Notes:
A computed fold for a 707-nucleotide part of an RNA from a Candidatus Omnitrophota bacterium, annotated as large-subunit ribosomal RNA, domain II. RNAcentral holds the full RNA, with entries from ENA. The coordinates come from a structure-prediction model, not an experiment, and the mean pLDDT is 85. Taxonomically the source falls in Candidatus Omnitrophota (Bacteria, Pseudomonadati).

Context: one part of a larger RNA
RNA sequence: UCCGGCGAGUUACUCGGGCAUGCAAGUCUAAGGCCGCUAAACCGGCCGGAGGCGUAGCGAAAGCGAGUCUUAAAAGGGCGUCUGAGCAUGUUCGAGUAGGCCCGAAGCCAGGUGAUCUAUCCAUGGCCAGGUUGAGCCCCGCCUAACAGCGGGGGAAGGACCGAACCCGUCAGUGUUGAAAAACUGUGGGAUGAGCUGUGGAUAGGGGCGAAAGACCAAUCAAACUUGGUGAUAGCUGGUUCUCCCCGAAAUAACUCUAGGGUUAGCCUCGUGGGUUCGUCGGUGGGGGUAGAGCACUGGAUGGGCUAGGGUCCACACCAGGAUACCGAACCCAACCAAACUCCGAAUACCAUCGACCCAUACCACGGGAGUCAGCCUGUGCGGGAUAAACUGCACAGACGCGAGGGAAACAACCCAGACUAUCCGCUAAGGUCCCCAAGCGUACGCUAAGUGGAAAAGGAUGUAGAUUCGCUAAGACAGCCGGGAUGUUGGCUUAGAGGCAGCCAUCAUUUAAAGAGUGCGUAACAGCUCACCGGUCGAGCGAUUCUGCGCCGACAAUGAUCGGGGCUAAGCGUACCACCGACGCGAUGGAUCCCCCAAUGCUUUCUUGCGAAAGCAAGAAACGGGGGGUGGUAGGGGAGCGUUCCGCAGUAGGAUGAAGGUCGCCCGUGAGGGUGGCUGGACCAGGCGGAAGUGAGAAUGCCGGA
Numbered sequence: 001u002c003c004g005g006c007g008a009g010u011u012a013c014u015c016g017g018g019c020a021u022g023c024a025a026g027u028c029u030a031a032g033g034c035c036g037c038u039a040a041a042c043c044g045g046c047c048g049g050a051g052g053c054g055u056a057g058c059g060a061a062a063g064c065g066a067g068u069c070u071u072a073a074a075a076g077g078g079c080g081u082c083u084g085a086g087c088a089u090g091u092u093c094g095a096g097u098a099g100g101c102c103c104g105a106a107g108c109c110a111g112g113u114g115a116u117c118u119a120u121c122c123a124u125g126g127c128c129a130g131g132u133u134g135a136g137c138c139c140c141g142c143c144u145a146a147c148a149g150c151g152g153g154g155g156a157a158g159g160a161c162c163g164a165a166c167c168c169g170u171c172a173g174u175g176u177u178g179a180a181a182a183a184c185u186g187u188g189g190g191a192u193g194a195g196c197u198g199u200g201g202a203u204a205g206g207g208g209c210g211a212a213a214g215a216c217c218a219a220u221c222a223a224a225c226u227u228g229g230u231g232a233u234a235g236c237u238g239g240u241u242c243u244c245c246c247c248g249a250a251a252u253a254a255c256u257c258u259a260g261g262g263u264u265a266g267c268c269u270c271g272u273g274g275g276u277u278c279g280u281c282g283g284u285g286g287g288g289g290u291a292g293a294g295c296a297c298u299g300g301a302u303g304g305g306c307u308a309g310g311g312u313c314c315a316c317a318c319c320a321g322g323a324u325a326c327c328g329a330a331c332c333c334a335a336c337c338a339a340a341c342u343c344c345g346a347a348u349a350c351c352a353u354c355g356a357c358c359c360a361u362a363c364c365a366c367g368g369g370a371g372u373c374a375g376c377c378u379g380u381g382c383g384g385g386a387u388a389a390a391c392u393g394c395a396c397a398g399a400c401g402c403g404a405g406g407g408a409a410a411c412a413a414c415c416c417a418g419a420c421u422a423u424c425c426g427c428u429a430a431g432g433u434c435c436c437c438a439a440g441c442g443u444a445c446g447c448u449a450a451g452u453g454g455a456a457a458a459g460g461a462u463g464u465a466g467a468u469u470c471g472c473u474a475a476g477a478c479a480g481c482c483g484g485g486a487u488g489u490u491g492g493c494u495u496a497g498a499g500g501c502a503g504c505c506a507u508c509a510u511u512u513a514a515a516g517a518g519u520g521c522g523u524a525a526c527a528g529c530u531c532a533c534c535g536g537u538c539g540a541g542c543g544a545u546u547c548u549g550c551g552c553c554g555a556c557a558a559u560g561a562u563c564g565g566g567g568c569u570a571a572g573c574g575u576a577c578c579a580c581c582g583a584c585g586c587g588a589u590g591g592a593u594c595c596c597c598c599a600a601u602g603c604u605u606u607c608u609u610g611c612g613a614a615a616g617c618a619a620g621a622a623a624c625g626g627g628g629g630g631u632g633g634u635a636g637g638g639g640a641g642c643g644u645u646c647c648g649c650a651g652u653a654g655g656a657u658g659a660a661g662g663u664c665g666c667c668c669g670u671g672a673g674g675g676u677g678g679c680u681g682g683a684c685c686a687g688g689c690g691g692a693a694g695u696g697a698g699a700a701u702g703c704c705g706g707a
Stems, first nucleotide, its partner, number of pairs: 001707006011098013026053003032047005057064002067079004101239002104236001108229006119203009128193001130162003133158001137154006166190003171186004205221001207217002242641006252265005266372002268369007277362001279357008292344001293342002298338003302334004309327002311324004375400001377398008405416003420591004425587003431581003434566003440578001442577006453568001459553002463550005469544004480537005486510003491505003516531001520529002592631007604623008642696001644693006654684001661680008
């Protein structure tokens, strides 16, 4: 990992609802007893009315009673009556109490079992090759007055030294499904000691023992193991088994020792009742303070005017006073800003009412059953954040969630569009039509030259196309070329100098076709070059401004890569038009199912009720017939079925001429499934009508077995 088997909403009682049945102002028996069956029981039948629920309520109660309580009350008010349906049994849905759908803790408590591991202790034994050092002490000698001291010798102390056994486990490597659930190799520490070790014994779980690490107490220790309480509890995780049909959510509010859990409401479903109340559009009538706007209020804020007050200056013995390109309240003018400003004020939305349309899966009420309380993205209006986030919090809408299909290369949410089913039919949507790739190298007119298209800003630019306005121009413009570009004068000042050209001031006049008291370069200053301006040459447009379309630069990232690719100058962009392709959309044809309506008896069939002896007649319902509409779907609600085991009818039919089971085909059914044939198998066992459940497996790191 696979295969097979096992594996999860059960049972009892109580309560509430639905359905069915019996009886009904009633209804039902309980314990128990008797009878039947039997070996005994289970079971069945009959008694048993004790009692329960219902038929009347109100009051704390006495009590009264269609009333009663409160109260002084015949007043008001509360609860009732007026409006009679229950009871029992069965079944089903749900709730409660129980383990209560199943598996799962870490744990808590009680009783026991453990010190053959290990910790410490007690008793009694055992062990430590060899080598080194040489304390106290003793002896001898020297020395001393005597000590002291010195030397030599003896001796053998030590948690002494080196180092095997022994004990330990420092560092490294190996090992890491190991040779080993802690080792191996090398290296290392202790090795007469607080040493190591054998045997026997002691201490026990909130307890021991601990040279203390929360260490150790049998591979287990911040409280051992084992049995029991015990199916502890688990607002948590996982799992929860056949089919088809109808409807179909929520991720919100309030409260919550509450926030990943609940309760109620909201939203879903089923039943019953109501019957247009819903929705949409239109009319009418409403309230509002948003968008916008405004500055009348509250605040903010700019400039000017005017002017209290202040500053500075002048002046002043004091009091006064003068000036002011300073600051400046209030006021005036102009122009602004505001979620918590408003003199104003929409569009939408909302409420009421009238009318029209729509007519049921709409809406409302009551009752049964839920699920949901982590939402997410996009657009729009906002708050928070940084006018960041695939960010966060609201609001409105849509989508996903729970939605398949087509498009967007791929891509929950974007665009198109809501999948009952079948078809080798048709039409379209978004999006497309050169090839990959279905359909146009479509038509017409423009634009782009950047592979722009096929990523990006401020900003920049004689890109290019179109438009606007102004100016110059055959009295010759613009550009180029030739020539002139002068005089007072080196203007004055300043300056070392300042001669057009450092700077300051002035910027005149003359001669002229024209020429600035000078546009730039240049010089120390001059000089020199040049420009404005003028003439000539040339001969037709030139210059400037603004707006618009499409392009250019700005443009830097880590594997090779910014059209899906090829490739494209259109196969790019704009405008207009035609055609085509293109989906589970729409249509066509066949089929299935659900809901509604029609026919009122047409045919046939079935069921129920009434009459009837029956045939039959009447009424009602269903199917058949016709018409219309629906049928994506998670949580979840509702409905209808399939299959398995056992039981009753039942000693059924069938079966060695081959049952069940297995296996491989074929047929039938919307499906769960059902038939049938071959082979296998070798003794049981369908089908029908009912009943009862240990009733359906792919998942639970499920359990057991096998491969």